[in-house]
RNA sequence: GCUGGAAUGGCUUAGUUGGUAAAGCAACGGUAUCGUAAACCGUAGAUCGUGAGUUCAAAUCUCACUUCCAGCU
Numbered sequence: 001g002c003u004g005g006a007a008u009g010g011c012u013u014a015g016u017u018g019g020u021a022a023a024g025c026a027a028c029g030g031u032a033u034c035g036u037a038a039a040c041c042g043u044a045g046a047u048c049g050u051g052a053g054u055u056c057a058a059a060u061c062u063c064a065c066u067u068c069c070a071g072c073u
Stems, first nucleotide, its partner, number of pairs: 001072007010025004019056001027043005049065005
């Protein structure tokens, strides 16, 4: 330098063909316990790496850039 892949709550991941993003763990509150943990119930938290474009509508399609991984030279 070229090719391919990844980037989504604090963490690990899902999201199939464009229709306003889901789960587990963690956090917080509660029930229960003499008390703690486990258990159970509930709550909050991500405009999806950044910027633009297409579209009535973009995590999803297109382009550029950033970071990481793998391969080739």
Predicted 3D model of a 73-nucleotide RNA (transfer RNA) from a Candidatus Dojkabacteria bacterium.
Rfam family: tRNA. Rfam links the family to the GO term triplet codon-amino acid adaptor activity. From the family's description: Transfer RNA (tRNA) molecules are approximately 80 nucleotides in length.
The sequence is in RNAcentral, with records from ENA.
Taxonomically the source falls in Candidatus Dojkabacteria (Bacteria, Bacteria candidate phyla).